The RNA shown here (c-di-GMP-I riboswitch aptamer) has 82 nucleotides and comes from Candidatus Segetimicrobium genomatis. Its Rfam family is "c-di-GMP-I riboswitch aptamer". Rfam's curators write: GEMM was predicted in a large-scale screen for bacterial structured RNA regulatory elements. The literature on the family includes a 2007 paper in Nucleic Acids Res by Weinberg et al., "Identification of 22 candidate structured RNAs in bacteria using the CMfinder comparative genomics pipeline". NCBI's taxonomy places the organism under Bacteria, Bacillati, Candidatus Sysuimicrobiota, Candidatus Segetimicrobiaceae, Candidatus Segetimicrobium.
RNA sequence: CUCCGACAAAGGCAAACUCGAAGUGAUUCGAGGGCGCAAAGCCACGGAUCUCGGCGGAUGCUGAGAUAGCCGGGCUGCCGAA
Repeated sequence: CUCCGACAAAGGCAAACUCGAAGUGAUUCGAGGGCGCAAAGCCACGGAUCUCGGCGGAUGCUGAGAUAGCCGGGCUGCCGAA
């Protein structure tokens, strides 16, 4: 340095749910909460799923969005037993 990841140390994040706020919505933000996470840090690039609109008789097509805790990819990063 790379792989790797321990019933290690110090810290970190925070699912469901509840309350408040924003949004038509998916969903997001804040507080509580803690299921889990070694990238559960960041990026919508590919796939996937979801929402709203348009088109179409329909399978669908298309525009704008959402999810990074769905998978892949890119960038960055703490600790150090085997």